Predicted 3D model of a 350-nucleotide part of an RNA (small-subunit ribosomal RNA, central domain) from an uncultured prokaryote. The full RNA is in RNAcentral, with records from ENA. Its Rfam family is "Bacterial small subunit ribosomal RNA".
[in-house]
Context: one part of a larger RNA
């Protein structure tokens, strides 16, 4: 001495069940594979330490000891790891009774608002900018009022708010469904934790086949602006947005913070749930569990800042990093209709 590391510096897998592996609560007997400890054998020589010698000295070198091991047999020890075999209940898991909620899919439905038809009234403009134009509009537009057809999205509630694993989910009613919370302490008795590979979800754009298109709009045309304008502003507009089935598998998939548990000042607001305390009753206040925020002690940091929702202390498992460009590319391989995705180098160069 026998790495450090991972909010922001290089570096948390986008999210999940979960294989196999890794690592496991409490308590009783046992075993004796790990694990200690004695013996014995054996670990050639040369090396390498030490002593003593020999070439003038050294290097060299002679001799004698010592050290050297995931070793092998064999006696023994039994606190731990493990294996048997029993027993626990706090860890996991159910059972009861409640309960929140944009969690999931399917159906059916409702009001605003756009556009567009159409039917009345009505006249000369409208529109849209910084100001213009392009456009529309005397073939009657625009504003006004009836009816109607369609497609997408749900204004107010609405919240620092809920819920999901995570993408992400928001009128209203229903049907089928996941999962979460609290309360009894009634059941199983460690049945758990993580999770290489595999599997499965997986925003937007994007593909494919077939529908459908009201708005909104890459692309593409016009109008300005400008030096020039392939932009930003305007006036059109197709893909697309949607809907079904299949594919694509990416992202500043973010909290740039993997997951489990477990300790470690507090204040102060909140969702939901359960109790006390008042009171007729309900709020109020107090408590306790889950979840969300904000401040903030110890402690941590490079510093910012984190802080019981730790970036604080441990313990367990998985993924990832290892100067800067070349490069997340090339070459292969898998994977995909393709678009391209995964995996991932090097010469060279600073």
């Nucleotide at each position: 001495c026998u790495g450090g590391g991972c909010g922001u510096a290089a570096a948390g897998g986008g999210c999940g069940a979960g294989u196999a592996g890794g690592c496991g609560g409490c308590u009783c007997g046992u075993u004796a594979a790990g694990u200690c400890u004695c013996a014995u054998g054996u670990g050639a020589a040369a090396u390498c330490u030490c002593c003593c010698g020999g070439c003038u000295u050294a290097a060299c070198u002679g001799g004698g000891a010592g050290g050297g091991g995931u070793c092998a047999u064999g006696g023994g020890a039994a606190a731990c790891u493990g294996g048997c075999a029993g027993a626990c209940u706090u860890g996991a898991g159910g059972g009861c009774a409640g309960u929140a909620g944009a969690g999931g899919a399917g159906a059916g439905c409702g009001g605003a608002a756009u556009u567009c038809c159409u039917g009345g009234a009505g006249u000369a403009g409208c529109g849209g900018u910084g100001a213009u134009a392009u456009g529309c509009g005397u073939a009657g537009a625009u504003a006004c009022c009836g009816g109607g057809a369609g497609g997408a999205a749900c204004a107010c509630c609405a919240g620092u708010g809920g819920c999901g694993a995570a993408a992400g989910c928001g009128a209203c009613u229903u049907u089928c469904u996941g999962g979460g919370c609290u309360g009894c302490a009634c059941c199983u008795g460690a049945c758990g934790c993580u999770g290489a590979g595999g599997c499965g979800c997986g925003a937007a754009a994007g593909c494919a086949u077939g529908g459908g298109g009201a708005g909104c709009a890459a692309a593409c045309c016009g109008g300005a602006u400008u030096a020039g304008a392939u932009a930003c502003c305007c006036g059109g507009g197709u893909a697309g947005u949607c809907c079904a089935c299949g594919c694509c598998c990416u992202a500043a998939a973010c909290g740039a913070u993997g997951g489990a548990u477990a300790c470690u000042a507090g204040g102060c607001a909140u969702u939901g749930g359960g109790g006390g305390u008042a009171u007729c009753g309900a709020c109020c206040c107090c408590c306790c569990c889950c979840g969300u925020g904000c401040c903030g002690u110890a402690g941590c940091u490079a510093a910012c800042g984190c802080a019981u929702u730790a970036a604080g202390u441990g313990c367990c498992c998985c993924g990832c990093c290892u100067g800067g460009g070349g490069a997340g590319u090339a070459c292969g391989g898998c994977c995909g209709c393709a678009a391209g995705g995964c995996u991932a180098a090097a010469a060279c160069u600073c």